Predicted 3D model of a 73-nucleotide RNA (transfer RNA) from a Candidatus Kaiserbacteria bacterium.
It matches the Rfam family "tRNA". Its family is annotated with triplet codon-amino acid adaptor activity in the Gene Ontology. The family's RNA type in Rfam is transfer RNA.
The coordinates come from a structure-prediction model, not an experiment, and the mean pLDDT is 81.
NCBI's taxonomy places the organism under Bacteria, Bacteria candidate phyla, Candidatus Kaiseribacteriota.
RNA sequence: GCCGACUUAGCUCAGCUGGUAGAGCAACCGCUUCGUAAGCGGUAGGUCCGGAGUUCGAAUCUCCGAGUCGGCU
Numbered sequence: 001g002c003c004g005a006c007u008u009a010g011c012u013c014a015g016c017u018g019g020u021a022g023a024g025c026a027a028c029c030g031c032u033u034c035g036u037a038a039g040c041g042g043u044a045g046g047u048c049c050g051g052a053g054u055u056c057g058a059a060u061c062u063c064c065g066a067g068u069c070g071g072c073u
Stems, first nucleotide, its partner, number of pairs: 001072007010025004019056001027043005049065005
């Protein structure tokens, strides 16, 4: 220098080729227990890496950037 993949909640990841963003774990509250762990119920937490474009509508499509990882030279 060229090519590819990835970026969504504190962490690990879903999101079916556009229609108001989810799960598990963690956190917090409660139930249960003599107590702890386990188990059960509930609550909070993200405008989706940044910007622009298309569209009635974008995490999703297009373009320009940033970062991480891998390959080639």